[in-house]
RNA sequence: ACCCGUCCAGCUCAGUUGGUAAGAGCGCAAGGCUCUUAACUUUGUGGUCGUGGGAUCGAGUCUCACGGUGGGUA
Numbered sequence: 001a002c003c004c005g006u007c008c009a010g011c012u013c014a015g016u017u018g019g020u021a022a023g024a025g026c027g028c029a030a031g032g033c034u035c036u037u038a039a040c041u042u043u044g045u046g047g048u049c050g051u052g053g054g055a056u057c058g059a060g061u062c063u064c065a066c067g068g069u070g071g072g073u074a
Stems, first nucleotide, its partner, number of pairs: 001073007010026004019057001027045006050066005
């Protein structure tokens, strides 16, 4: 330099053919239970979907540029 993949919650990830409130587990906070802790359990807490554009009635999803990251070729 070129090619391929990837970027969504504090962490690991799901999100189907573009469609109607963005989710799960873990974490964290509070409550219940317990003499207390742990375990168990209930409720709550969470997001600029990497950044900026474009197309569309409508984008996490399509598209373009740039950036981060992993790999490959030279």